[in-house]
RNA sequence: GGGCGCGUAGCUCAGUUGGUUAGAGCGUUACACUGAUAAUGUAAAGGUCCUUGGUUCGACUCCAAGCGCGCCCA
Numbered sequence: 001g002g003g004c005g006c007g008u009a010g011c012u013c014a015g016u017u018g019g020u021u022a023g024a025g026c027g028u029u030a031c032a033c034u035g036a037u038a039a040u041g042u043a044a045a046g047g048u049c050c051u052u053g054g055u056u057c058g059a060c061u062c063c064a065a066g067c068g069c070g071c072c073c074a
Stems, first nucleotide, its partner, number of pairs: 001073007010026004019057001028044005050066005
């Protein structure tokens, strides 16, 4: 330098062939339980879906550029 893939909660990831509230597990916090922890149960908080622009009545989802990470080739 070229090609491909990925970027969604603190972490690991799902997600909708574009539509009506963005989710799971783990973690965190509170409460219950306990003599006290752990475990378990219930609830809650936590997201500008990498950035910018475009298409569209409508974009996490499609398109373009950029940024970051990974793999392959040179």